[in-house]
RNA sequence: CAACUCUGGAAAGAAGGCGCGCCAAGCGCCUCGCCAACGGUGAAAGCCGCGCACGCGGUGAAGCUCUCAGGCAGCAAGGACAGAGUGGGGAGU
Numbered sequence: 001c002a003a004c005u006c007u008g009g010a011a012a013g014a015a016g017g018c019g020c021g022c023c024a025a026g027c028g029c030c031u032c033g034c035c036a037a038c039g040g041u042g043a044a045a046g047c048c049g050c051g052c053a054c055g056c057g058g059u060g061a062a063g064c065u066c067u068c069a070g071g072c073a074g075c076a077a078g079g080a081c082a083g084a085g086u087g088g089g090g091a092g093u
Stems, first nucleotide, its partner, number of pairs: 001088001003086006013032001015031006033072003039068001040066001042064001046059005
């Protein structure tokens, strides 16, 4: 540094309309509202370049930002990150 196993792990409409359905569980589509912790977008200082300056360009991070994708009762799933453990790779001494 990465992988694997176990454990913990948040946020946000039980929204409205239409349709299907055993008219149940639930599913699909549309509308408005919202969340941010899989993923993704953007770029600060600094550094570099354009002879110098002004300015321009490049590089440049996130838990910041945007909300594309994703998600919004509970359950389930997922989940950044964290704890425990087991091999492995690399570097240094």